[in-house]
RNA sequence: AGAGUUUGAUCAUGGCUCAGAGCGAACGCUGGCGGCGUGGUUUAGGCAUGCAAGUCGAGCGCGAAAGCGGGUUUCGGCCCGCGAGUAGAGCGGCGAAAGGGUGAGUAACACAUAGGCAACCUACCCCCUACUUCGGUAUAGCGUCUGGAAACGGACGGUAAUCCCGGAUAGUCCUCCUCUUUUUGGGCUGCAUGGCCCGAUUAGUAAAUGGUUGCUCUGCUUCUGUCAGAAGAGGGGCCUAUAUCCUAUUAGCUAGUUGGUGAGGUAACUGCUCACCAAGGCAUUGAUGGGUAGCCGGACUGAGAGGUUGGCCGGUCACACUGGGACUGAGACACUGCCCAGACUCCUACGGGAGGCUGCAGUCGAGAAUCUUCCGCAAUGGGCGAAAGCCUGACGGGGCGACGCCGCGUGAACGAAGAAGGCCUUCGGGUUGUAAAGUUCUGUCAGUAGAGAAGAACGAGUAUCGGUUAAUAGUCGGUGCUUUGACGUUAUCUUCAGAGGAAGCCCUGGCUAACUCCGUGCCAGCAGCCGCGGUAAUACGGAGAGGGCAAGCGUUAUUCGGAAUCACUGGGCAUAAAGGGCACGUAGGCGGAUCAGAAAGUCGGUUGUGAAAGCCCGGGGCUCAACCCCGGAACUGCUUCCGAAACUUCUGGUCUAGAGGGUGAGAGGGGAGAGUGGAACUUCUGGUGGAGCGGUGAAAUGCGUAGAGAUCAGAAGGAACACCGGUGGCGAAAGCGACUCUCUGGCUCAUUUCUGACGCUGAGGUGCGAAAGCUUGGGUAGCGAACGGGAUUAGAUACCCCGGUAGUCCAAGCCGUAAACGAUGAGCACUAGGUAGGGGGAACUCUGACGUUCUCCCUGCUGUAGCUAAUGUGUUAAGUGCUCCGCCUGGGGAGUAUGGUCGCAAGGCUAAAACUCAAAGGAAUUGACGGGGGCUCACACAAGCGGUGGAGCAUGUGGUUUAAUUCGAAGCAACGCGCAGAACCUUACCCAGGUUUGACAUGCAGGGAUUAGAAUCCUGAAAGGGGAACGACCCGGAGCAACCGUGGAACAUACACAGGUGCUGCAUGGCUGUCGUCAGCUCGUGUCGUGAGAUGUCGGGUUAAGUCCCUUAACGAGCGAAACCCUUAUCGUUAGUUGCUAGCGGGUAAUGCCGAGGACUCUAGCGAGACUGCCGGUGUCAAACCGGAGGAAGGUGGGGAUGACGUCAAGUCAUCAUGGCCCUUACGCCCAGGGCUGCAAACGUCCUACAAUGGCGCGUACAGAGGGAAGCGAACCCGCGAGGGUAAGCCAAUCCCAGAAAGCGCGUCCCAGUCCGGAUUGUUGGCUGAAAUUCUCCCGCAUGAAGUCGGAAUCGCUAGUAAUCGCGGAUCAGCAUGCCGCGGUGAAUAUGUUCCUGAGCCUUUUACACACCGCCCGUCAAGCCACGGAAGCCGGGAGUGCCCGAAGCCCGUGACCCAACCUUCUGGGGGGAGCGGUCGACGGUAAGCCCGGUGACUGGGACUAAGUCGUAACAAGGUA
Repeated sequence: AGAGUUUGAUCAUGGCUCAGAGCGAACGCUGGCGGCGUGGUUUAGGCAUGCAAGUCGAGCGCGAAAGCGGGUUUCGGCCCGCGAGUAGAGCGGCGAAAGGGUGAGUAACACAUAGGCAACCUACCCCCUACUUCGGUAUAGCGUCUGGAAACGGACGGUAAUCCCGGAUAGUCCUCCUCUUUUUGGGCUGCAUGGCCCGAUUAGUAAAUGGUUGCUCUGCUUCUGUCAGAAGAGGGGCCUAUAUCCUAUUAGCUAGUUGGUGAGGUAACUGCUCACCAAGGCAUUGAUGGGUAGCCGGACUGAGAGGUUGGCCGGUCACACUGGGACUGAGACACUGCCCAGACUCCUACGGGAGGCUGCAGUCGAGAAUCUUCCGCAAUGGGCGAAAGCCUGACGGGGCGACGCCGCGUGAACGAAGAAGGCCUUCGGGUUGUAAAGUUCUGUCAGUAGAGAAGAACGAGUAUCGGUUAAUAGUCGGUGCUUUGACGUUAUCUUCAGAGGAAGCCCUGGCUAACUCCGUGCCAGCAGCCGCGGUAAUACGGAGAGGGCAAGCGUUAUUCGGAAUCACUGGGCAUAAAGGGCACGUAGGCGGAUCAGAAAGUCGGUUGUGAAAGCCCGGGGCUCAACCCCGGAACUGCUUCCGAAACUUCUGGUCUAGAGGGUGAGAGGGGAGAGUGGAACUUCUGGUGGAGCGGUGAAAUGCGUAGAGAUCAGAAGGAACACCGGUGGCGAAAGCGACUCUCUGGCUCAUUUCUGACGCUGAGGUGCGAAAGCUUGGGUAGCGAACGGGAUUAGAUACCCCGGUAGUCCAAGCCGUAAACGAUGAGCACUAGGUAGGGGGAACUCUGACGUUCUCCCUGCUGUAGCUAAUGUGUUAAGUGCUCCGCCUGGGGAGUAUGGUCGCAAGGCUAAAACUCAAAGGAAUUGACGGGGGCUCACACAAGCGGUGGAGCAUGUGGUUUAAUUCGAAGCAACGCGCAGAACCUUACCCAGGUUUGACAUGCAGGGAUUAGAAUCCUGAAAGGGGAACGACCCGGAGCAACCGUGGAACAUACACAGGUGCUGCAUGGCUGUCGUCAGCUCGUGUCGUGAGAUGUCGGGUUAAGUCCCUUAACGAGCGAAACCCUUAUCGUUAGUUGCUAGCGGGUAAUGCCGAGGACUCUAGCGAGACUGCCGGUGUCAAACCGGAGGAAGGUGGGGAUGACGUCAAGUCAUCAUGGCCCUUACGCCCAGGGCUGCAAACGUCCUACAAUGGCGCGUACAGAGGGAAGCGAACCCGCGAGGGUAAGCCAAUCCCAGAAAGCGCGUCCCAGUCCGGAUUGUUGGCUGAAAUUCUCCCGCAUGAAGUCGGAAUCGCUAGUAAUCGCGGAUCAGCAUGCCGCGGUGAAUAUGUUCCUGAGCCUUUUACACACCGCCCGUCAAGCCACGGAAGCCGGGAGUGCCCGAAGCCCGUGACCCAACCUUCUGGGGGGAGCGGUCGACGGUAAGCCCGGUGACUGGGACUAAGUCGUAACAAGGUA
C1' cells in the first nucleotide's frame, strides 16, 4: 500500500467481497510445562446450606453450669470452696450510611469539565481558648405470676450507669424586646441582595469515669472521655455555564405551570409547600412525546481526523424481592434495620407466624457460554477497644478453565548403499530425504532424592538509656534479645537416570504462500467473492507431496480499518443516484469604499486545573519477556490575568462604483376586459342536375332515386386565426400569434440629476402553475377517449375505415401534476477570438438614404485555453473564484405499505421495512444484426433453354420389420454419400459349432530327436479334434562321416504379452467439406486516444480484384488477388517411328502395301506470340475506360491446378496414427449358414418414356480419349441371339477392344394408349464362378402395366455453354441407368438491378456479444419465502377523571393516661394513647391513546434449468 467481481474488450460510476488488528467470547480437532492476568455478557429469574459486622468489663447492674475438693444428711438432698466475677444475656457507647455486589431504572445538573455558595452541614482526626458544679426520677436485665404450638408477649415488684431529667455558671451561637430614616451605635469593605469587626439586652448547656504510683490518701500525678466556642483537614449538600444517542411518520407543551407578595418548611437558596395576585414560561438553536442507554478516566481501531465501545482496574451515580413510608443518627429515607401493601417460598396445633445471595462459595432454570459449598487473617486495609485482642468471603493465597498475553521444551552434531516402505513416472528415474537407521553427545521441562531464601515489620515480653513526675508507678522516645508465615512438598540450588514422557491444526483455482495421482461424473459435495462438479476436476473425497502457523490451529459472532462507500481533514448532482415546475418573501446565512473607537471571535504570553492507573520516553526489579516499581513527558481541554488590533464582528462618522429613484426616448404574439372582421367548415332553405358518392393496400360498413355527391344563391352557428412567420419577439416559469379601443406589469438605451449599502440568497410560508380530470351553469361547427359498426388477422378488446358521447370552448371554483428539459438552482466577478440575427445610442464619410467604426442589452452558430469518464462544454461555461438554498449515497422491493396532511373525487405531498440480487447503470470501442440508408457484385432475380415435383423402374435415406436387417454421414455443406462395384469372401451384424500365448509380433524359462514335416485313415457342414507308416535341416568344435555343444531355426508347455471395425471426432494428429477463387486478413514503425482501439485499410476515381491512380499522419511490409505451372487456340524450329504420303519408283482387286521422302497432317521437345504495345476520344497532365487498326488470339483469350486470417467443439477414433477408458477361455480368433437386397406408406438423386424435330426397317459418312498378359483377342466356323469353337497378332502411335451414335439417303407408320412406351410375368437359353434359391448379368420367344408432358413448389445453364448423341476407363471372376473422362451435332436470351437469395465496402441504430435461431415483457398455472389489509381475539406500556384509602409525616383535637419541673398538694406546666383531617402506595372503575402478537379471508412483492398464452420493448422492433 491494495486486490477480486458488471464488459467481447475499455474508461469511469457504483455496490458486494477479501487480505489487517482487536475480543470477558463460543464451537470443532488437538493438547507438554511455567509465569502474569482473566472467567455468569443470557433470567435485576428462583434459591437449600455455611459464612460475609461487630466490639468495648478501662461506662453499668447482674451472673451461671459441668467438673473437682470439703462438710453434712432423714440418703431424697443440702451447704461451702475452686471452676469464675468465667460463660451468658441485658442497659449504655461507638460502628453498623464504610467495605463488598449489580447496572434494573435514569436522556437527567445523572455524569464530565470549569466555576459559584455574600444560601449550607460535617461524628471520628489535628490545632487553639474556656470549663467540667449541685441534685433528682425512671427503666431493661432480674424475681414472682401468667398468655401462646411457635414467633413473641402481659401484669406486679424492685435496681445501676458515660441512660434520662432539673438547677447554677459562659459566649462572638439562637430567639425575643426596646430604640432607630437606616437592623442599636461606630468603623472597614464588596459583587446587587449584602459581608466583616467593635459595643449593649434576654433565654437556653455539661457526665464525670477509668487506670496507675506512691504516699505529703476528702488530694497529687498521668492518660482518656465529655461540654462550649473558634479554626483546619477530609467528606457531603445546593446553584450556574458548556457538553452528552436515535426519531418531526412526535409540533406544539405547560395551572404550581411562570413570576410576585406573605407565610410554612429545610443544614441551606428556591413553588420545596400553601394562600392570594398577575398571565406568564418553554419550543424548529427541536420544546413535548416515543425508542434506546448508567456516565467518565479510559479500551479497540485508524496515518490522522474520526468511528465503535465503557468487561477487568479507578472515579461517580443509581439500585437492594416489587411499590410506598418514615424512624434513629453527624450522616440513610438505610443490601444482610423498622412499618404498610403486593407477588412468591417456608413453618403451623389453622388461631397465627417467618423470609429476601444484584456479599463469598454453592444449586436449579434458561442459555452457544463463564470456576471451589477451598486455606488464612501471616501481610495490606477497616470496625471496636487504653491495650492485649476480637471481628473482617475486604483482602492475601491455593484450586478449576489453552479464555488471553508472555516464556520454555518436544533434542544436538555427524551420517548416501541417497536403505526399505509410500507416492509419481516419459519406466530412464524422481520425490519423501540427512529425513530414518547408525555413530557420538547434551540434559532445559517433567520425574527421583536432598538442601533451602524473601515476603516480618509493627506489636508484645524482657533487659537497658533518656524525657515527664516527688517517684525506680505510669506514660512517651530510643537500643539489644526473644516471639509471629495461610501460601508451602514455595521460589531457587544440588544429586540421579535416561533421548528416554511431550505436535498438532488449517490450507494448496484466482485474490493468496503452496501440485500431482486415484475415486466420483451437475451425483456426492465445496464455496468469503468470482465460481468449481455433466468421464482426463491442481476447486468435491482420499493418498502422496508442498505451504502457513504452532500448544495451539481453524470456524462463527462482533468492532474499527481498508471505505475518499456520509467526504471537517476528504465526494458529488447535463447524460452514471442527485437542481426544488417557477417566482415573491419571513427567520437565518453572507455582504461595497473610507476614518475613528471597542475588543466578542482571532493571535501571543501567563495562572489554576486537567485525580491515580493507562498510553509514550528514560531508568530499575523478577535469568528474559509478559508483569511490576520509580521518574519524566503528555493529557491537543476548560479557566484566570496581561497584551496586540491586520482580518471578521460591534458602535459612531463620511463616500458612490452595488441597489433604487428622476428626466428623455424605444421595441414587443407580456397580462386583463370589451368590441369588430374575413377565409374555411358544418347544418338548414331554395334552384340546377340525375347515379352514384365516400373510403382503402384492397375493401366493406356509411350516404344516395324520399334525389346524395357536384354546382349556384341565401341564412344560421361555433371554434380557430392561413400567408406575414424567421434557431425572430415578449414573459419568472407555465405560456403568448386576426384587427381596434380601454386598463395594466416588466424590459432596453441615453442623461449622470437625486437617495446613500437601502444588497444577495432564502428553511418554513405565500402566490402562479401545460394537458387531462372534478363541481355548477352555459355552449357545441370541427375534432374526438369511451362505445357501435366495417375491415385486417390464427386471434385483433389495436394499428386502417364509417359513425360517435364525454371532452375540447365560455364564466366561476377546485386539482397542483408533466421528458414542468438546457434532463444544467439563483446572484456577483474574472478568463482568446470569429460570425449571424433582434432592440437602442454615439462618431465618421456626408446630399437624404446607404455605408464604416465604436458602444450597451438580448438571441444563435463555431471555436482557443481550461474542464470532463467520455460524449461534450467553452464570456448564455459543464472554466476560475465567492455567497446562499435544494438534492444524492448499489439494483429490485417502491415513490409502494403504514401514519400524518391536503383534496368533492381522482389523487397529491411526506415516506419506510422485511425479503432478494452481485450486480443495476453511464460514455465510448470492436463486431454482429436490422421488415435502416448508400455504393457494388454473383445464373441472385429478370430474359431465355431444358428439367425435377405426376408415371414405371434403378439407387440412396428415413421409417417399419427382423435372430440380424453391421456402422458412419443429417439444412445449404447427409440422402447414385464412405461403397472405383455385399451370391461366398468382403463383413464389421445374427444363429450354430469350435479355439485360448492365440490368425499376427517380440522376449524369456526349462524341455528336446519321443523333433519339424508328412503319404494316408476316422469323425464333422467346415473349422477343428483324434490316430499315423515314413522322417529331416543350419551353425560351431575340426575336414566328410560318427560324436559333442547353456547352440540356432522349428516344435509343444508355462510366463510376459498379442488381439479388439469395443467407447470417446466434445481429449487429439492427419486429411476433408463449407462460407469462397469471395477480396479480404494482418504486421512493423510513426501519429491520435487515459483506454479498449483508431489511423494505415478512409475519401475521389477505377478494376474481376485492398487491381491501379490521385488525395492524405501516415510510411512501408506480409498472407491472399494477379503472375509464375499444366492444357487448349497460331506460327517457327529440331526430330521422323510404330505416325504421315505431295513429288519419284515398284506393286495390288483395293489399301503408305513396298522403296523412298520430311514437304503436309500428326507426334513431342525447344522457342515465338498479347504487353492496353499502337491510334483516336473521355478522364484530374493519373490510373483506367470506350472505339479502332493490326493479329490465329485483345484487354485475366478459353479451361485447369492453386483456396488468405478465420468460421461451423462441421465430418472422420470404421483409411491411418494416437491419449484415456473398457474386454482378456472374450467385446479376441476360426468356420458353416443367414443378413447387409427384408416392405404398407414417405423423401432425395438418376434412368426410360409419354412420341411424328418421332418409332421401325434398309443403306451409308465422320471422332476423340483411353484400356489390354491369370489380359485384349482379329479372321474363320457354329448359333436368331447372348454366346461357343478354334486361333493369328499384340507387353501396343505397329495388334486387339472398336461396330461410334446422332447425322445423311430411301421406305414405312398417320395421332391411336398406337408399329408410342417398355414395366411386369411366363418360358427357353447363355456367361462368370467351388456355388447364381434367398441374391448377378445377358439372350430369344411370349406377355405388354403405368404413362397422352405433370399441383403447390423447385433445379441447372451466359458459348463450343445449355440441350442432344454416342465412346472409353477405374472398381471388377461376374455384375453400371452411378462415378470419372472423351469427342460429335450445336442453340436461345440478358447491354437491366425494382424485387427474392447470398456476398463485399462505407455509414447509422441497438437494451444483441452463445452475437436476431439474439434479447426480452406481462397475465395465468405450480412451489416456496417475507410483508401489507382484515371482522375480531390476546398481551403490554404511559397517562387522565372518579372511587377506595394501608403504613406514615404533618395539622387539629385529646372528657382517657402520665416519673422528673412548679405548687397553696389541689392543681398547673408539659407529654402521650385515642380520635378527626390533608397528602398518600397498592387496588377498583370509566372513556380513550400508544406498542406488540395472533387472525378465516384477501392484496400485491421477491425467488424458483427447460409449464401456458400472446409479442409490448431493444433495428424505422415491423403503428418510432

This is a predicted structure of a 1520-nucleotide RNA (small-subunit ribosomal RNA) from an uncultured prokaryote. It matches the Rfam family "Bacterial small subunit ribosomal RNA". Its family is annotated with structural constituent of ribosome and ribosome in the Gene Ontology. The sequence is in RNAcentral, with records from ENA.